Model confidence (mean pLDDT): 86 of 100. Predicted 3D model of an 85-nucleotide RNA (c-di-GMP-I riboswitch aptamer) from Desulfotomaculum nigrificans. It matches the Rfam family "c-di-GMP-I riboswitch aptamer". From the family's description: GEMM was predicted in a large-scale screen for bacterial structured RNA regulatory elements. RNAcentral records the identical sequence in 2 taxa. RNAcentral holds the sequence, with entries from Rfam and Ribocentre.
[in-house]
RNA sequence: AGUUAAAAAGGGCAAACUUGUCGAAAGGCAAGGACGCAAAGCCGGGGUCUAAAGUUUAAAUAAACCAUGACAGCCGGUUGCUGAU
Numbered sequence: 001a002g003u004u005a006a007a008a009a010g011g012g013c014a015a016a017c018u019u020g021u022c023g024a025a026a027g028g029c030a031a032g033g034a035c036g037c038a039a040a041g042c043c044g045g046g047g048u049c050u051a052a053a054g055u056u057u058a059a060a061u062a063a064a065c066c067a068u069g070a071c072a073g074c075c076g077g078u079u080g081c082u083g084a085u
Base pairs, nucleotide, nucleotide: 002085003084004083005082012037013036017032018031019030020029021028022027035073041078042077043076045075046074047071048070049069054065055064056063057062
C1' cells in the first nucleotide's frame, strides 16, 4: 500500500418506545432504553419526507404546486480503528 471482516481484544454508536424541550410540519436536541451497526464517522450529489412562507384555483374553513426546512440506520462520495492475509 492492496484485499478482506470468519474468529479475537479493547472500545464506539444506538432503532422502536418513554419523558422533557425546540419546530408549522417533517424532524432535531437532552435523558432513559438497545433493535441492530465495521464506518450506524463525515458530506445533502441522487433519492425520500414535510409544506411554513409564496404562487395558482376555490371562495368555506379548502385544494394543488413548490425547499429556502429536514433525513447520513436508502444509494453514492470521502476519511478512518483493529485483526487476518